[in-house]
Predicted 3D model of a 550-nucleotide part of an RNA (large-subunit ribosomal RNA, domain I) from Tepidiforma sp. It was read from a public genome assembly.

Context: one part of a larger RNA
RNA sequence: GGCGCGCGGUGGAUGCCUAGGUACCAGGGGCCGAUGAAGGACGUGGCAAGGCUGCGAUAAGCUCCGCCCAGCUGCCAAGCAAGCGUAAGCGGAGAUCUCCGAAUGGGGUAACCCAGCCCGGCAAAACCGGGCUACUCCAGGCUGAACACAUAGGCCUGAGAGAGGGAACCGGGGGAACUGAAACAUCUAAGUACCCCGAGGAAAAGAGAGUAUUCCCCUAGUAGCGGCGAGCGAACGGGGAAAAGCCCAAACCGGCAGGGUUCGCCCUGCCGGGGUUGUAGGGCCGGUCAUCGUGCAGUUACCAAUCGCACGGGUAGGAGAAUGGACCUGGAAAGGCCAGCCAGAGAGGGUGACAGCCCCGUAAACGAAACCUGCUGCGACUGCCGACCGGUACCUGAGUACCACGGGACACGUGAAACCCCGUGGGAAUCUGGGGAGACCACUUCCCAAGGCUAAAUACCCCUGGUGACCGAUAGUGAACCAGUACCGUGAGGGAAAGGUGAAAAGUACCCCGGGAGGGGAGUGAAACAGAACCUGAAACCGCGUGCCU
Repeated sequence: GGCGCGCGGUGGAUGCCUAGGUACCAGGGGCCGAUGAAGGACGUGGCAAGGCUGCGAUAAGCUCCGCCCAGCUGCCAAGCAAGCGUAAGCGGAGAUCUCCGAAUGGGGUAACCCAGCCCGGCAAAACCGGGCUACUCCAGGCUGAACACAUAGGCCUGAGAGAGGGAACCGGGGGAACUGAAACAUCUAAGUACCCCGAGGAAAAGAGAGUAUUCCCCUAGUAGCGGCGAGCGAACGGGGAAAAGCCCAAACCGGCAGGGUUCGCCCUGCCGGGGUUGUAGGGCCGGUCAUCGUGCAGUUACCAAUCGCACGGGUAGGAGAAUGGACCUGGAAAGGCCAGCCAGAGAGGGUGACAGCCCCGUAAACGAAACCUGCUGCGACUGCCGACCGGUACCUGAGUACCACGGGACACGUGAAACCCCGUGGGAAUCUGGGGAGACCACUUCCCAAGGCUAAAUACCCCUGGUGACCGAUAGUGAACCAGUACCGUGAGGGAAAGGUGAAAAGUACCCCGGGAGGGGAGUGAAACAGAACCUGAAACCGCGUGCCU
């Protein structure tokens, strides 16, 4: 020195554990903001220095109402002091709520600086306290040029509106590339990522110019599209979820105002009635019949605004059956043995090992002064109430439909390319009218555009409960732990590591060595090679001892 064995050190794998995650299901909930949000800064405790939590100068809190029951004065974090106990705790409703922040009196390098006016305190101009003072739009009022009326403009008032925020979900306006095509250009990726605008608890769509809209399953990887490559990819029809339909414009009638006028009236605007359709419907004129009942309907749309009571649900809770042993093992009984009991409860968790009957719970039932909410019922309230026959040809959404060219979007890449949408140009008809049925024409048939509203089924998230051939600390969220922290970056942004003594601190009094660290005794404990660098404690790596070889 090597190999082996034994004993250690180091290290933190493995096993076990779970305080945290994760996915899905069910039920419930979903916008906040000038009445100042979201998010912060700074404060706030008897001892309170720091962090977390709570709160705001009334500052771990104040008031009222309800629940609850013997203790309480939050956590890291023990202790002292002083208190409270009609407390503390939990829920509902209020009060207070510094400064910044849309931030809004002006400014500003956020949490700071500096004002004006009014009111109050004061002897006071000082100082202190309170209120108001941004901008735009809207409404109302006052005023008011060029230019007489008027208009523009100006001023005032308004708990009238807007402004800002929101993870994902939604609509719209813009809109890539890598990549794939084994290169690449059409194509694909993809109308994705990303940017912007807007809305809401959902959004969007939606009531037929072809069976309302939406979502799911199938049709079907079919028909098709496609450098017919890569790839893209329907519909008809069927099944399910949910279901709900309506209002205007116009004709015509009336009122008001303005303008014109041949003084007959006409035009325009506003308001009211009327009216809303495709077997065409409506208006107008004539005719026939009917007609107000306590009739029908209603709060999301259907014209329109609600309110009260009852009932159900939520936001605190209450109650809830049944076991003992002096026996055995053990540190400890919930284990073993013996003998019982409850069960609408033998889900689960805890307790010194494995507990239906020890504790918390669990089953079946129960509960709200206040606030929120739902549907049903009732009441108030509100709205509505004609049909037919004949005639007439008045109305039924125009720079629209449609066409050409250029695009977009449709599964559909210009194709035979319809349908839908947009740009430029041209440009109808009026029910004897018009659109569709995948070029186009005929026939046939379906439908009625060029105005608008509309719940539910759907998406996403949160809360509560539940579940898992989901994870178990290099996993599972980035984050089980004071994590979007430490740290990095000028910044946008990036972004960790880090869990476990023990049943209980019983966390080693006292003695010894040592400056201490640390250790040796002693003691606690079932165990201390469980001693806080704390469960288990693998390997690499480093030692000590020893056998053999050299």
It matches the Rfam family "Bacterial large subunit ribosomal RNA". Taxonomically the source falls in Tepidiforma (Bacteria, Bacillati, Chloroflexota, Tepidiformia).